Record summary: This is a predicted structure of a 500-nucleotide part of an RNA (small-subunit ribosomal RNA, 5' domain) from an uncultured bacterium.

Context: one part of a larger RNA
This record gives sequence, structure tokens and C1' cells, in this order.
RNA sequence: GACUAACGCUGGCGGCGUGCCUAACACAUGCAAGUCGAACGGGGCCCUGGUUCGCCAGGGUCUAGUGGCAGACGGGUGAGUAACACGUAGGUAAUGUACCCUCUUGCUGGGGAUACCUGUCCGAAAGGAUGGUUAAUACCGAAUGAGCCACGACCGGGGCAUCCUGGUGGUGGCAAACUGGCAACGGGCGAGAGGAUCAGCCUGCGGACCAUCAGCUGGUUGGUGGGGUAACGGCCUACCAAGGCGACGACGGUUAGCCGGUUUGAGAGGACGAUCGGCCACACUGGGACUGAAACACGGCCCAGACUCCUACGGGAGGCAGCAGUGAGGAAUAUUGCGCAAUGGGCGAAAGCCUGACGCAGCGACGCCGCGUGAGGGAUGAAGGCCUUCGGGUCGUAAACCUCUGUCAGUGGGGAAGAGAACGGACGGUACCCACUGAGGAAGCAUCGGCUUACUACGUGCCAGCAGCCGCGGUAAUACGUAGGAUGCAAGCGGUGUCC
Repeated sequence: GACUAACGCUGGCGGCGUGCCUAACACAUGCAAGUCGAACGGGGCCCUGGUUCGCCAGGGUCUAGUGGCAGACGGGUGAGUAACACGUAGGUAAUGUACCCUCUUGCUGGGGAUACCUGUCCGAAAGGAUGGUUAAUACCGAAUGAGCCACGACCGGGGCAUCCUGGUGGUGGCAAACUGGCAACGGGCGAGAGGAUCAGCCUGCGGACCAUCAGCUGGUUGGUGGGGUAACGGCCUACCAAGGCGACGACGGUUAGCCGGUUUGAGAGGACGAUCGGCCACACUGGGACUGAAACACGGCCCAGACUCCUACGGGAGGCAGCAGUGAGGAAUAUUGCGCAAUGGGCGAAAGCCUGACGCAGCGACGCCGCGUGAGGGAUGAAGGCCUUCGGGUCGUAAACCUCUGUCAGUGGGGAAGAGAACGGACGGUACCCACUGAGGAAGCAUCGGCUUACUACGUGCCAGCAGCCGCGGUAAUACGUAGGAUGCAAGCGGUGUCC
């Protein structure tokens, strides 16, 4: 000097930041991911018209279910990881990419189911079984094939070993979905080419400690065939060979998320990696796959385990390292707040719905910054305190007193921007502006032997105590305790811990 700080004493206001460093300990409760009726059948309610009073038709609204998209983002945490995890520079002739943009070309004609619903049954519940009926942008054949894929043939172009790429025939394979509107016109769907974005994989180099870890290795190292993947590859498998790594530190152990940066320092360097941003990893512990463009998936599924809860004992339910909040641990870290008004995200044609992301407010001097606690005058240097050589000195222009001011706080009134066309403001009656009142409501903490700015008195008597180092205290202690005075900082001050 710097802290994500805590502790003691003290504490007026505001702005901007920031706030579980410990138990990746356990969690009550609420909320944090939905949306689309313009994909589909049905149901409830309302309105209108008709009615043979059974109901029918149309419109609106709400919707459990089927279906689509989203739930892989956003948010949290740092356990693990010494690794292509990260940083940086490249490669991919070894790859993928939903939604978005541009372009090309299509959307023909059929079929069988099923949820919802209804009947029966089982279960304490969670939930389930079975019969019947029905729709689709759900599912499945068929058709068509500009095109794409596979195999093989011929003719070119290019490159970096494997290769990449253009053209022409051949054989085989591959599509689709409809919907809104009176219409104009929209919204969608299939195939293909390109773009954008995002991602996978590979490589050079770089950044911890221990040699009191010296040898390590059997899918191990390489090859061939096969499998697998979007894709190269011992990634996996069978067989074959016997290799591969290592003092330029293999292997083992310990520690640790990495970076932009932060902090210190003249710099070089050191230490650190909170908040914010990028990447990674994880989601009760371990394992696994499913769906999907993408997951091996925080608020999805399955299995095992520990734990908690419910139970009719047969069986079930759960996962805050999301936002609040609780217990525990700890020196220590906040509200079970308001709002989707803004920014951004998901769905939707839209209206809109959802959004503890986010925007705000609350709490904490935790930090930084700013402001205030008054200004001018005022000597008979009042009273009082302290000291005294008893003359006086000092607190001290300090107070009183006089004249003012009105920051902050207070009262009353007005009152935003933030909202790019209309509507829409949580913050907020906030900021800000005006008026009014009246010095009133607002100063402490540490230190005073030297380092080091600041001295006397009393008490104590190697006691009680102080102390960062040197050292003070045993009867005159500027070093202990108190008082007066002084000094330094100041809404803080001091000491503790950590780093430079």
C1' cells in the first nucleotide's frame, strides 16, 4: 500500500459498488420453463339464429389430452481436473450445425392405429390393467425425383501422402403437411446449393511443487481385417509383430479450475484469480443410456447406494452448487421484498403468456467517493478544571453574548427523464425544483520514552500492568492506571489476519 475481511470503541447524510473465503453440509415453504386453439379430436361456459322442444348451426372464451417448438439457453457452484482443461498460434483433403438469411425445385394419392373420452377391474396412495370409439402438421406403405446418397464406367481440373473437385452415361435407394383469410395475401412442410452462427476433433508452444517418487507400460506401441462415430484415431474387437515412455524428469505423490485480469513494485519481478467477461468441469454419490440438430441432460428417465419423508407394511415420494429463506459449521457474509416499465430470452401470425435472467427496492461504515456537524465578531482573558516557584500559567476567542447563514436532516407545495409511432414506469410521489422553520438533531478513536507528531500532576511501588523492536515498573515512572493538556486521523479510528 491492498483486502469478498472479521474484532474492539464509536457512528449524521448521500451516490456508486459489494456481501458464505467455512460444511460440493442437510434442507420446511413459495417461486425460478414454458408456450402454441392459425396442427388435432373432444369437453365446459357465454352470445346469436333456427327448432319437430330431442336438439341443430354459427361465433366467442377457457382448456385436460394428442402434436409442435422450447426445456442443451439463461441462472448456480469450484468438488474434480497438472489435462490439448486453459491461453496462444494453427489444421480439419477427417466433421456436424435446429432456429435465421439467399437461391433452386417440389407438397400427388392412400392406409392402419392411438391418447383424450367411455365401460369394467386392481391399488391406502403413487399409479395401473383391459374392452369400445375418434382426429391430426402423430405414424406407415405407394407415386413423382429438378436434386441428393451408394456402387461402378469414361472424360477433365487441382492439391498437401492418405486425397479434393467438375462433367456425361449406367444400376440401386431417398421426399413432403397442411393451415388462416370472402379474397388479395399470409403462416408452414419436403429435397438440394450457399451463407451466417455455434460446436466436435487434431497439432506446435506456454504457465505448480516434491527425485526423501527412478524406472513406468498389456490395449500397452505399431500393423491387418472388422465394428463404431457427424468425423480421424486402440475409440472398440479378432489376429499378427514386440514395441512405446523416461534425468530435456517418465511413473508416483501433494496442491490447484484456467485466462482476460487484480494487487504490489520505479521497473524487473512477486502474490492472487472475489465482483465483471471468456473457456472448462459439476448438479445428493456412482453408473447408464433414451429423446433430440445438439445432452449422456441442475429443476428429464433408468439402475445401485446413503439420507429424508408418506404408508393401510404390499409399496411409494424426494434432491436449493437457481431466488429468497431455515438449521448446522464458523471470527464472518443480506429480504421467505416489488416489477416484467426497460434490456434480453422461450413460444406464438399476432394479441399476448412465461421469465427470482434482468431492472429496482430492503439490510450491513464492508469498500471507494462526496457532504455536514456551522460562519463572522467577541477579553473584564468570566466561572470551572488542571498545573504552580502562589506572582501566575493553561484549557482560551474557546464559552457566554452580538450579528448572520441554511448545506444535511425536518415540514408544506410542485414533480420528471428513463417510453425511438400508439399503449405501457416496478423504481416513485423517488431524483430534482420552490417555500418555510430554526444553530437547532449530527464526533469520535488512537496515541504522547526513542523509532514517531505530541508532557505535566496524582496513584501504584519488579505489584498491578505495558510492549511492534529497543525495553519500562523494586517510592518523585513524560513508558503502568487516572486526570488536565497535547498530537494524529476523522464518520471513522485502532489493532488482528493475509499478500506485495
About this RNA:
Its mean pLDDT, the model's own confidence on a scale to 100, is 88. Its Rfam family is "Bacterial small subunit ribosomal RNA".